This is a predicted complex of two RNAs, RNase P RNA and transfer RNA, with 462 nucleotides together.
It holds a member of the Rfam family "Bacterial RNase P class A". It is annotated as a ribozyme.

RNA sequence: CCAGAGGGUCGGGCGGCCGCGGGGUGCGUUAAGCACCGCGAGGAAAGUCCGGGCUCCGCGGAACGACGGUGCCGGGUAACGCCCGGCGGGGGCGACCCCAGGGACAGUGCCACAGAGAGCAGACCGCCGAUGUCCUCGUUCGAUGAAAAUCGGGCAAGGAACAGGCAAGGGUGAAAGGGUGCGGCAAGAGCGCACCGCGCGCCUGGUAACAGGGGCGGCAUGGCAAACCCCACCGGGAGCAAGAUCGAAUAGGGAUGGCAUAUGGGCCUCGUUCCGGCUCGUCAUCCGGGUUGAUUGCUUGAGGCGGCGUGCAAACGUCGUCCUAGAGGAAUGGUCGCCUAACCUCGCAAGAGGGGGACAGAACCCGGCUUACAGACCCUCUGGCGUU
RNA sequence: UGCCCUGUCGUCUAAUGGUAAGACCACGGACUCUGACUCCGUUAAUUGUGGUUCGAAUCCACACGGGGCAUCCA
Numbered sequence: 001c002c003a004g005a006g007g008g009u010c011g012g013g014c015g016g017c018c019g020c021g022g023g024g025u026g027c028g029u030u031a032a033g034c035a036c037c038g039c040g041a042g043g044a045a046a047g048u049c050c051g052g053g054c055u056c057c058g059c060g061g062a063a064c065g066a067c068g069g070u071g072c073c074g075g076g077u078a079a080c081g082c083c084c085g086g087c088g089g090g091g092g093c094g095a096c097c098c099c100a101g102g103g104a105c106a107g108u109g110c111c112a113c114a115g116a117g118a119g120c121a122g123a124c125c126g127c128c129g130a131u132g133u134c135c136u137c138g139u140u141c142g143a144u145g146a147a148a149a150u151c152g153g154g155c156a157a158g159g160a161a162c163a164g165g166c167a168a169g170g171g172u173g174a175a176a177g178g179g180u181g182c183g184g185c186a187a188g189a190g191c192g193c194a195c196c197g198c199g200c201g202c203c204u205g206g207u208a209a210c211a212g213g214g215g216c217g218g219c220a221u222g223g224c225a226a227a228c229c230c231c232a233c234c235g236g237g238a239g240c241a242a243g244a245u246c247g248a249a250u251a252g253g254g255a256u257g258g259c260a261u262a263u264g265g266g267c268c269u270c271g272u273u274c275c276g277g278c279u280c281g282u283c284a285u286c287c288g289g290g291u292u293g294a295u296u297g298c299u300u301g302a303g304g305c306g307g308c309g310u311g312c313a314a315a316c317g318u319c320g321u322c323c324u325a326g327a328g329g330a331a332u333g334g335u336c337g338c339c340u341a342a343c344c345u346c347g348c349a350a351g352a353g354g355g356g357g358a359c360a361g362a363a364c365c366c367g368g369c370u371u372a373c374a375g376a377c378c379c380u381c382u383g384g385c386g387u388u
Numbered sequence: 389u390g391c392c393c394u395g396u397c398g399u400c401u402a403a404u405g406g407u408a409a410g411a412c413c414a415c416g417g418a419c420u421c422u423g424a425c426u427c428c429g430u431u432a433a434u435u436g437u438g439g440u441u442c443g444a445a446u447c448c449a450c451a452c453g454g455g456g457c458a459u460c461c462a
Stems, first nucleotide, its partner, number of pairs: 001384010012339007020040002023037005042359001046370002049368005054239004060275006067235005072086005087101001088099004102230002107228002109224003124170002126166003131163003134159003138155007178196006197219001198217003202213004243296004253287007264280005289461002303322008340357001343354004389458007398412004406442001414430005435451005
């Protein structure tokens, strides 16, 4: 210098004028209003995908079930499906990145098309000629015959038509019941052996996931659980339009249906059961009526920043310091001046001219994840080239 | 603001994880003197990006789009 990896910070700046929403102080008897001071969007405020706080529902607990979710190990945390560290697998020369990563001898189901065969499988092409039959030729023995020859038995060679043996190779497929090599065999095959893989015990290390070593087994049931399912663990429901207080107004109205009419019924917010509690009618749906107000919840919180300590880290502890939006159809804006990135044009270059700020806007509050984002800066690291 | 549902040709619907089908519309042709009817044919889609799987409209995740419900009192 080029190419790249990981992490972090910021995300236009300064000033004038005019406004907007809360707060404080002062003037104003109060109110209205006025003046001054100070504050006023984000890293994602977003999507609403997870986890909590908070509030209400329940005069309640347990067991079982259903439903939903999570899924290597350890740690962090209020909690999590988040984060950190590790293990295993995969990718990259590397820095580093990715993984919903329990169980397929508990059971069920699926594996289309192609293919011979798709689950405790199969033989289309092919290989073989060990074994039986058959065919051809030879030889030998025996019988018949004068001989040629015929018949029968044995042996040997060949053929591969039938039966049979095989799964090495071809072919189909995403996947064909371990892989490579040597031996072996009629041909083959874990049939035998060596190595690798796999399964099951043992020993060692590690908190564990797991790793290493050695032994046994000739290999025995392939894949899919983001198919049902099994195992372990977790989960009551609703959500600030939750909820509380005050005020105004109206008709505390009507209809239908369910369960019942007291050794009973209803309710106790997924269902059943048990124990227990409340109540005497209760529950659900629909139609109709009134209002479209005020206050509160509301912003100080698992809070931010800095130092020190513990820890590899996430994080935790402690000390100091700071207060930093609270609206309610919803403020956080407009304009002017000076500068400045991206970008465009010209130029070999220095530079000149134009240009003008990405994604996006709090709504009860936090911790995460995910998604969008013009650009700028910093730190650490990897590979390559060049120079010394 | 919160909660919920949903997405397949232009429209309305189908499709056990295995070639995306049908009807209407549109276009072209045939029939007819012309038009309608009828017949034949054509165009046209799984909202997007990833993942699981041999294989995804279907299963999963995240985005994007559309729709619905919800004030209070009695």